Model confidence (mean pLDDT): 88 of 100. This is a predicted structure of a 79-nucleotide RNA (c-di-GMP-I riboswitch aptamer) from uncultured Paenibacillus sp.
RNA sequence: AACUGGCAAACCUGCCCGAAAGGGAGGGACGCAAAGCCACAGGCCUAAAGGGACGACCUAAGGCGGCUGGGUUGCCGAA
Numbered sequence: 001a002a003c004u005g006g007c008a009a010a011c012c013u014g015c016c017c018g019a020a021a022g023g024g025a026g027g028g029a030c031g032c033a034a035a036g037c038c039a040c041a042g043g044c045c046u047a048a049a050g051g052g053a054c055g056a057c058c059u060a061a062g063g064c065g066g067c068u069g070g071g072u073u074g075c076c077g078a079a
Base pairs, nucleotide, nucleotide: 006032007031011027012026013025015024016023017022030066036072037071038070040069041068042067043064044063045062050058051057
């Protein structure tokens, strides 16, 4: 390159969970060779509880794997 296929962004839902970020279900495809899985490191998001001259704001034990690194598993077979 090709083949069999795979996943599913934004958006929508008198749907579900959650304080929120976000996650789940259905629809839907922007894209993705790991856009399969893992929260260890960095980074980013939220701030219920807690703190605060109760103000500004701070804060993760919450979250993001489709932010990066890393770990791990896997499909195809021209090179």

Lineage of the source: Bacteria > Bacillati > Bacilli > Caryophanales > Paenibacillus. The RNAcentral record of the sequence draws on MGnify.